A computed fold for a 72-nucleotide RNA from a Sphingomonadales bacterium, annotated as transfer RNA.
RNA sequence: GGGCGUAUAGCUCAGCGGUAGAGCACUGCAUUGACAUUGCAGGGGUCGCAAGUUCAAACCUUGCUACGCCCA
Numbered sequence: 001g002g003g004c005g006u007a008u009a010g011c012u013c014a015g016c017g018g019u020a021g022a023g024c025a026c027u028g029c030a031u032u033g034a035c036a037u038u039g040c041a042g043g044g045g046u047c048g049c050a051a052g053u054u055c056a057a058a059c060c061u062u063g064c065u066a067c068g069c070c071c072a
Base pairs, nucleotide, nucleotide: 001071002070003069004068005067006066007065010024011023012022013021018055026042027041028040029039030038048064049063050062051061052060
C1' cells in the first nucleotide's frame, strides 16, 4: 500500500429499512439474624464519525477513524 472482518447499554452480544433489545452487571423494594439465592420494579444508548439515498436509516451507498486477520 491492497483485500476482508469488527465497532449497538458498564461487559458479552442480538437486531440488517418502519417506536433500539436480551443476558449479566447496577439501583430500589420484598424475602434473611446477616449475606447469598429468588421474586417484583426501575435507571442507563449522539447504534464509531461525517455526508448521501429514502416518506422513513443501527440496517443501503461513499469517505474517514480505531482494532483484528490475510496478501505484498
The organism belongs to Sphingomonadales, within Bacteria.